RNA sequence: AGAGUUUGAUCCUGGCUCAGAAUGAAUGCUAGCGGUGUACCUAAUACAUGCAAGUCGUACGAAAGUAUUUAUACUUAAGUGGCGAACGGGUGAGUAACACGUACUUAACCUACCUUUUAGAUGAAGAUAACCUUCGGAAACGAGGGCUAAUAUUCAAUAUGUAAAUAAUAUAAAUUAUUAUUUAUAAAAGAAGCGUUUGCUUUGCUAAAAAAUGGGAGUGCGGUACAUAGCUUGUUGGUAAGGUAAUGGCUUACCAAGGCAAUAAUGUAUAGCUGGUUCGAGAGGAUGUACAGCCACAUUGGGACUGAGAUACGGCCCAGACUCCUACGGGAGGCAGCAGUAGGGAAUAUUUCACAAUGAACGAAAGUUUGAUGAAGUGACACCGCGUGUUUGAUGAAGGUCUUUGGAUUGUAAAAAACUGUGGUAUGAGAUGAAAAGAAUUUAGGAAAUAUAAAUUCUAUGACAGUAUCAUACUAGAAAGUCACGGCUAACUACGUGCCAGCAGCCGCGGUAAUACGUAGGUGGCAAGCAUUAUUCGGAAUUAUUGGGCGUAAAGGGUGUGUAGGUGAUUAUAUAAGUCAAAAGUUAAAGCCUUAAGCUUAACUUAAGUGUCCUUUUGAAACUAUAUAAUUAGAGUUUGAUAGAGGCUAAUGGAAUUCUGUGUGUAGCGGUGAAAUGCGUAGAUACAUGGAGGAACAUCAAUUUUGGCGAAAGCAAUUAGCCAGGUCAUAACUGACACUGAGACACGAAAGCAUGGGGAGCAAAUAGGAUUAGAUACCCUAGUAGUCCAUGCCGUAAACGAUGAAUACUAAUUGUAGAAUUUUUUCUGUAAUAAAGCUAACGCGUUAAGUAUUCCGCCUGGAUAGUAUACUCGCAAGAGUGAAACUCAAAGGAAUUGACGGGGAUCCGCACAAGUGGUGGAGCAUGUGGUUUAAUUCGAAGAUACACGAAGAACCUUACCAAGGCUUGACAUCCUGUGCAAAGCUAUAGAAAUAUAGUGGAGGUUAUCACAGUGACAGGUGGUGCAUGGUUGUCGUCAGCUCGUGUCUUGAGAUGUUCGGUUAAGUCCGGCAACGAGCGCAACCCUUUUCCCUUAUUGCUAACAUUUAGUUGAGGACUUUAGGGAUACUGCUAGUGUAAACUAGAGGAAGGCAAGGAUGACGUCAAAUCAUCAUGCCCCUUAUGCCUUGGGCUACACACGUGCUACAAUGGCCAAUACAAUGAGUAGCUAACAUGCAAAUGUAUGCAAAUCCCUUAAAAUUGGUCUCAAUUCGGAUAGAAGUCUGCAAUUUGACUUCUUGAAGCCGGAAUCACUAGUAAUCGUGAAUAAGAAUGUCGCGGUGAAUACGUUCUCGGAUCUUGUACACACCGCCCGUCACACCAUGAGAGUUGAUUGUGCUCUAAGUCCGUAGCUGAACCCGCAAGGGAAGGAAUGGCCCAAAGUAAAAUCGAUGAUUGGGGUGAAGUCGUAACAAGGUAUCCCUACGGGAACGUGGGGAUG
Repeated sequence: AGAGUUUGAUCCUGGCUCAGAAUGAAUGCUAGCGGUGUACCUAAUACAUGCAAGUCGUACGAAAGUAUUUAUACUUAAGUGGCGAACGGGUGAGUAACACGUACUUAACCUACCUUUUAGAUGAAGAUAACCUUCGGAAACGAGGGCUAAUAUUCAAUAUGUAAAUAAUAUAAAUUAUUAUUUAUAAAAGAAGCGUUUGCUUUGCUAAAAAAUGGGAGUGCGGUACAUAGCUUGUUGGUAAGGUAAUGGCUUACCAAGGCAAUAAUGUAUAGCUGGUUCGAGAGGAUGUACAGCCACAUUGGGACUGAGAUACGGCCCAGACUCCUACGGGAGGCAGCAGUAGGGAAUAUUUCACAAUGAACGAAAGUUUGAUGAAGUGACACCGCGUGUUUGAUGAAGGUCUUUGGAUUGUAAAAAACUGUGGUAUGAGAUGAAAAGAAUUUAGGAAAUAUAAAUUCUAUGACAGUAUCAUACUAGAAAGUCACGGCUAACUACGUGCCAGCAGCCGCGGUAAUACGUAGGUGGCAAGCAUUAUUCGGAAUUAUUGGGCGUAAAGGGUGUGUAGGUGAUUAUAUAAGUCAAAAGUUAAAGCCUUAAGCUUAACUUAAGUGUCCUUUUGAAACUAUAUAAUUAGAGUUUGAUAGAGGCUAAUGGAAUUCUGUGUGUAGCGGUGAAAUGCGUAGAUACAUGGAGGAACAUCAAUUUUGGCGAAAGCAAUUAGCCAGGUCAUAACUGACACUGAGACACGAAAGCAUGGGGAGCAAAUAGGAUUAGAUACCCUAGUAGUCCAUGCCGUAAACGAUGAAUACUAAUUGUAGAAUUUUUUCUGUAAUAAAGCUAACGCGUUAAGUAUUCCGCCUGGAUAGUAUACUCGCAAGAGUGAAACUCAAAGGAAUUGACGGGGAUCCGCACAAGUGGUGGAGCAUGUGGUUUAAUUCGAAGAUACACGAAGAACCUUACCAAGGCUUGACAUCCUGUGCAAAGCUAUAGAAAUAUAGUGGAGGUUAUCACAGUGACAGGUGGUGCAUGGUUGUCGUCAGCUCGUGUCUUGAGAUGUUCGGUUAAGUCCGGCAACGAGCGCAACCCUUUUCCCUUAUUGCUAACAUUUAGUUGAGGACUUUAGGGAUACUGCUAGUGUAAACUAGAGGAAGGCAAGGAUGACGUCAAAUCAUCAUGCCCCUUAUGCCUUGGGCUACACACGUGCUACAAUGGCCAAUACAAUGAGUAGCUAACAUGCAAAUGUAUGCAAAUCCCUUAAAAUUGGUCUCAAUUCGGAUAGAAGUCUGCAAUUUGACUUCUUGAAGCCGGAAUCACUAGUAAUCGUGAAUAAGAAUGUCGCGGUGAAUACGUUCUCGGAUCUUGUACACACCGCCCGUCACACCAUGAGAGUUGAUUGUGCUCUAAGUCCGUAGCUGAACCCGCAAGGGAAGGAAUGGCCCAAAGUAAAAUCGAUGAUUGGGGUGAAGUCGUAACAAGGUAUCCCUACGGGAACGUGGGGAUG
């Protein structure tokens, strides 16, 4: 510090996810030791048991016990009394508050014990508990009578003090200080010691002052979520009184009507606050465990008492809930103290030891108490430290894993040898933490002695613990796991599995070769731990102060006026609030940081130091602010010109539509892609003319990018009136009067609403007609609201420049509107191009989206959703404000390359058109599907399968089926053994394979041959063409496909290859940020055509001779053969053109590629083939292999493809006659002759071929016949008899003869081929190892028609455009309906919690009152008695709980219901994306199964 993930790829926006650190943690696996910390986060749930607050006999009386000499001393400790129990310890429920933090104030206050100082301590009194006794009660406990003490209680005296009142003085003021007067107000002659005296000392007591400590109260500032806003009646203030330690509505009476709130009141939800902790570079975020400070609470609620202090955790009273005891009458209790139990929960410890230390309470002290505390125990919960050994050790052992079988790896790892002893075991030694205290002595002290202080000596005290630690000996011995290994992210292989099982943080992996699942080996990380889960911060600049944005990604309010607020021109002076500087105070301790020190180190602990905010004081005066005074550049006013569809009102005008009167006139009109509905003989439409009425204003006009005005919405005939704003020019005036603007107010298209008018045209709805599969639409005919006017609502639009307002600055040019100017030119508005700059890009660019400032509005992933709820507004429609749950890993912007379009432009092709002949109908042949079958083997499937693999299934082929056989095999290699016998022939059995017997005698004997055995293996036309090689089809013989360097772009990419011409062609030329190159095109190759040279046998024959015959001489002239060469190149002429080239012509055998073939770029279709062959993996191995016989591949209701033959006279039949070419041939082709009607046969000849043969070519031509008829057409089917091949012709061959003589009379929709020696037609040859072509591949003969042309169909090429497609239109995608699941809204209601209010009832209790009762102390009184304080009882105010009533808020639940989300293959349509087939979208209204349609207005995205 970043990374992964949207796309075919790119840049951006934007979310999601990961890597880091942390924790009071938990879970899984694992575990050797120690130190230091830490441990109920949930039920503030309920608690058994024990302990957690006592102490003092030097305050008091009685009692008991012990010791003794009597009387004392000592011990115990129930009671009275004092102090403490308000500390310490726990918890975080409540609390959004002066609770906390911080800084101040208290002149508005209190403070026991401790310290200092001053003064004092006089005289009296009556009770009471304990105890004794009588009773009540189960108990808890209580009642009566009698006795007694105090440092208990009470009274009086004293007062230079204190308090109060009054007066005066001081002070700015005051509840302050001082002074004076009056009034009020205290105590324990205690206790102990010494000493005996005037007593002293200590301690306790009283009053007062001060200090300290601890608190009370008040104030400023600070830290939370919701805006769907009003709150308050003791409420806000005053006067008086009460109350308090003290201020105060703290309380009461009266008076006033205030107070708080957008700077967030009130309410609701949540929460103890802080020092700190944690993350972060910081700013900042999250958090408040332990430790420390504060607060609050103690079963729930209320209340006071005591006290210095409490409204009291281990006190009291009352009420509620709960638990326990009970003799049913009544009582007892409160672990959120320490342990512990139950429960809850993912989850959190021992019913331990000790007061030895530190501290606390009491005490004069010894001392006692202390679950505070110190320790131990449990838990890897966290941090820190140590160990599990070290050195040598290669034959790189064995085993494991992988393997190309060679090896590699685990791996110096192990074994083995030597060593060490942290640790462990054994034995022994053994701490620090302890000093106070006590006793004795001495010194000081004092008149003396205690007391007190100091010093010395002696004595005693350890829970932890026989622990830490140390010494000696022995021993490698007890001691390594866990997670990961596709990318992010360090680390890879094998096997198993087969979209299963499973993994997963995100992307994603798994459908038979998984580095992603499971296991193993190996490797990587960390390590006594490792990983996961949860939570927090970070990364995230993803709430942006530092540090983001708003044209199109989310985001500018529809527009203005203007309040609060924020911001604000120039100059001077003053002040000092902000600001800045210095000093002081504070910021508790701990923590953090720095530097040291102590535990062997570290964690840990100790010491020292530093620091922000805040407060106070002093100073500075630039800036902001405030005050005062001035200025004119901002802003405004006056004056003069001036443009304009600016607004409102009234009047007027002509053209057109419609209706209507009249006339003319006759059969149609109207409408559409085509029609129909509709109108019309009752006279339409059309024409002429008169009239009525409403709405809108042609030309001017700038309309398509560009006129003007207005804030926006918006504004258009003419004239008049009224009102408002702008621009320019000129001077003068005011003097910051300004900018923005939350709330607020006003305006605000269309549609819509209300009332009343009006209604010509148009036109939602509606009706009808068409279209259609349907058509609730598009089209047509009608047509109502509405559109218009007046008045009032509504308040929204793609209300858009998708761009808030204002100001300043930053190159230019051009058009246009207005104004000024003699000109140059200036100002204002509106447009175009473009610089710098900006932007993700597109683009913007003085009218900014540039550079800056001020203010307002708005955004923070998609979807849910502008929905629900609540509130406000509205007559309604609806508008405004405006969420969440569940869910996804994307959604989105701009640009790029393709593909596609019922987008555009250009071009080509037997693509169409123009023609010729077919197919589709019949019969047959052949292939396929389907069906059948024991089997009908397999493959091929639009074009690019279907006379295709198959150039040829009777056996074989053959892969299929049935049956019978074989098992190292029919075939290959290796090993071992045997050696005289293998093949063939014959016989027997059998369907054959095979078996047995005989005969036979090759090859081998160095066993290479044969047989047998053994296992490695053979074998497979078994699977996968979606694991592959090779081969092939197709687009397409289409003209394309790319690269290097350079240049442009952030980039994908672009350029080149586009453009203008031209070509069959990316063929060539010209231009150009491109210049070159490669694979294709063309050419080179073969055949045909012309000529020349050479060659002449088996070919040829002009001349000469010869023959029946080129038969034989002879010849190379000709034809021909087969070698070589030539020819054609737009070369020449003319025209056009820059050129390339095109057009025409000449010559030429051939002319513009001369014709045909071979030749197939990068790639597409997971195209075809595992059955040509090869091959990975999988599968079978007495069978999915091999042999044999027979059968099947030839089946047959039917469907399709490809062909043949026909339907006839351009013909059939008969007869005669003529002319080819390519090829094949010894297991062959076969002449001639003979036989047979023929197929053919017999005999026999030539030829391994320019020699012989196949081999008669046929159509054609000539003659004859048939005469339009299912025929002398056509030949299927069938019968009979034969021929040939072959082991074999039945299933199942071809051919021949005779007989039979079916359909068919030119073929529906549709569809195919062909552009010249082509189509059509005619025969002929060959391959396919016997036989078997209508197929295939060749060959020649005869030999046409037509092409205007590119509108349309199909296919293709290039450029361009749109795109929501990229598996690429066979794409994508919308909504209803149906089903399943999920969360959620409404809902008659039901139920719960919380809150306040009214009323009823008021417990305990404080306070206020009471002519009766009571009343030892004090007062009066001789006494009786009276009085005072007090008490009981009782009345009143307030009030907890409870009850009751109507509510509010928030939950849960609810028949039913609404929409939403998700889901695999469902149903209906096809709304959107291309002109998406009616351009889309926005607002609004109506309608419709649904997407949606239509009307009105608007936007261009």
Overview
This is a predicted structure of a 1501-nucleotide RNA (small-subunit ribosomal RNA) from Chondrilla caribensis. It matches the Rfam family "Bacterial small subunit ribosomal RNA". The sequence is in RNAcentral, with records from SILVA.